[in-house]
The prediction has a mean pLDDT of 89.
Predicted 3D model of an 85-nucleotide RNA (c-di-GMP-I-GGC riboswitch aptamer) from Dethiobacter sp.
The model forms 91% of the base pairs in the Rfam consensus.
Rfam family: c-di-GMP-I-GGC riboswitch aptamer. Rfam 15.1 lists 1,298 matches to the family in 717 species.

Order: sequence, then structure tokens, then C1' cells
RNA sequence: UCCGAUAAAGGCAAACCCGUCGAAAGGCGGGGGCGCAAAGCCAUGGGUCUAAGGGCACAGUCCUACGAUCGCCAGGUUGCCGAAG
Repeated sequence: UCCGAUAAAGGCAAACCCGUCGAAAGGCGGGGGCGCAAAGCCAUGGGUCUAAGGGCACAGUCCUACGAUCGCCAGGUUGCCGAAG
């Protein structure tokens, strides 16, 4: 350095519930704990989600990201611990 243990110390926190912000997706705070060795950080590429706004032949329907997601994948960047190999 690669690597990642039925190791130690510590960390994060899915679903769901409550509050709150938001048009929504979703964010934040509290509870919770499925999981995670980057489940720290960055929307850069791809994917996915939403559709305020806009169009139309308007019980509705269609289009759009500059919105959202890093716990979907890739990439970038920083980083704790140390068995075996």
C1' cells in the first nucleotide's frame, strides 16, 4: 500500500411514528434500528423520483429541472482502527 476480521474504541442510521419546512419529490429535528468500512463530503457522468411552471381536445391529460436523491452506480476528495494474507 492493497485488503477488511464473529477484533477493539468510536461513528452513521433504512422502514415506521411524531413535529416542522416544501407545490411535490424530499429536507431538517426527535424517537427507532434494517443495515453500512467511507451509509464522511462534492449532483461531475449515468440512473431514478417530483412537476411548481407551461401546453391541450380540461372530471383530465401531456411536456419540462434550473428541484430532489451520494443508503442506485461510476468518478473526485478527505479520513478512524489493524488480525490474517